[in-house]
Molecule: TPP riboswitch aptamer (THI element)
Organism: Geobacter sp. UBA5735
RNA sequence: GAACAACGCUGGGGGAGUUUCGACUGAGAGUCCGUGUGCGGUGAUGCGGGCAACCCUUUGAACCUGAUCCGGGUAAUGCCGGCGGAGGGAAGCGGAAUAUCGGGCAU
Numbered sequence: 001g002a003a004c005a006a007c008g009c010u011g012g013g014g015g016a017g018u019u020u021c022g023a024c025u026g027a028g029a030g031u032c033c034g035u036g037u038g039c040g041g042u043g044a045u046g047c048g049g050g051c052a053a054c055c056c057u058u059u060g061a062a063c064c065u066g067a068u069c070c071g072g073g074u075a076a077u078g079c080c081g082g083c084g085g086a087g088g089g090a091a092g093c094g095g096a097a098u099a100u101c102g103g104g105c106a107u
Base pairs, nucleotide, nucleotide: 001101002100007094008093009092010091011057012056013055014054017024018023030051031050032049033048034047035046036045037044063088064087065086069082070081071080072079
């Protein structure tokens, strides 16, 4: 002089499916509000937002795109596998210098 793990803090990113309504997968499938569609009226349903939980944060398979994709399976669904380490994707600090690595000087 350089680099570093678990973990922590702050900030940030993200999804919320299927259903025979029993349930299934998952870390997570919650709740509330606004607004639209539909109906004689409900149930129903699209979109947006708040909050909670959960996951991920460049060492990035959290998540998105390709994709109304391909194969298998299921009552059904990214349910499993492929696609695929393909293209995108949200960062700083502490930990942290004593070990390690590199350079220099002296003996």